[in-house]
RNA sequence: UACAUACUAGCUCAGUUGGUUGAGCGCUAGCCUGGAGAGCUAGAGGUCGCGGGUUCGACUCCCGCGUAUGCAC
Numbered sequence: 001u002a003c004a005u006a007c008u009a010g011c012u013c014a015g016u017u018g019g020u021u022g023a024g025c026g027c028u029a030g031c032c033u034g035g036a037g038a039g040c041u042a043g044a045g046g047u048c049g050c051g052g053g054u055u056c057g058a059c060u061c062c063c064g065c066g067u068a069u070g071c072a073c
Base pairs, nucleotide, nucleotide: 001072003070004069005068006067007066010025011024012023013022019056027043028042029041030040031039049065050064051063052062053061
């Protein structure tokens, strides 16, 4: 320098041809217990890597940039 893949909650990851962003673990509170753990219930937590474009509408499509990994020289 070129190519490929990935980027979504604190972590690991889903998101079905564009139509209200989710799960598990973790966290907080309550129930339970002599207390804790386990279990049960509820809740908080996201500018969907950044910036533009297309569209009535974008995590999704298009362009540029950034980061990480792999590969080629």
A computed fold for a 73-nucleotide RNA from a Pyrinomonadaceae bacterium, annotated as transfer RNA. The sequence is in RNAcentral, with records from ENA. The prediction has a mean pLDDT of 81.